The RNA shown here (transfer RNA) has 75 nucleotides and comes from a Candidatus Bathyarchaeia archaeon. Rfam family: tRNA. The coordinates come from a structure-prediction model, not an experiment, and the mean pLDDT is 80.

């Protein structure tokens, strides 16, 4: 130095391929309410997140380029 995979909430994942139907869904967390004698379970209700600049396009998480992190492979 080349090459391939990946970065979405506190923690996991789905969403990319084929843009729009999505204020980005679930699951776990967190608080809070019900439920119960109490606690757990369980049930609502709210809180969180598209690595980062730029192009493209009426419109980007999703397509394109650099960065920049991790990981695997070559040398």
């Nucleotide at each position: 130095g080349c090459c391939c995979a990946g970065g979405u909430a506190g923690u996991a994942u789905a969403g990319c391929c084929a843009g729009g139907c999505c204020u980005a869904g679930u699951a776990u967390g967190u608080a809070c309410g019900g439920c119960u004698g109490u606690c757990a379970c369980c049930c609502g209700u709210a809180c969180g997140a598209c690595g980062u600049g730029g192009g493209u396009u009426c419109a980007a998480a999703u397509c394109c380029c650099g960065c920049c992190c991790u990981g695997g492979g070559c040398g």